[in-house]
Parts: sequence; C1' cells; structure tokens
RNA sequence: UCGGGGGUAGCUCAAUGGCAGAGCGAGGCGCUGUUAACGCCUAGGUUGUGGGUUCGAGUCCCACCCCCCGAG
Repeated sequence: UCGGGGGUAGCUCAAUGGCAGAGCGAGGCGCUGUUAACGCCUAGGUUGUGGGUUCGAGUCCCACCCCCCGAG
C1' cells in the first nucleotide's frame, strides 16, 4: 500500500430499512438468623466520526479513524 472481517450499555453479543434489546455486571427491594443462591424492579446508549440516499438508517452508499486476519 491492497483485499477481507469487525466497531451497538461497564463486559460479551443481538437487532427484515419501521419503538435499540438480551445475558453477565451495577443499584434497590423481597426471601434468609446472616451471607450466598433465587425472585422482582430500576438505572445505564450522540449505535467509532463526518457526509449522502430514504417518508424513515444500527442496517444501504461514500470518505476517514481504530482493532483483527491475509497479500505484497
């Protein structure tokens, strides 16, 4: 430098172009003599950045940034 894959909650990952979710973790409550486990609830997101297409973009297109793999 070129090709491919990826970037979404604190972490691991979902999400036909039509309300952004789950598990774990965190906080609160219940249960328990206490803790753990278990149950219920709550908070937590400029979806890497900037543009474009569209009535509507996490999703499609372009450029850039970062990570992984490969080629030279």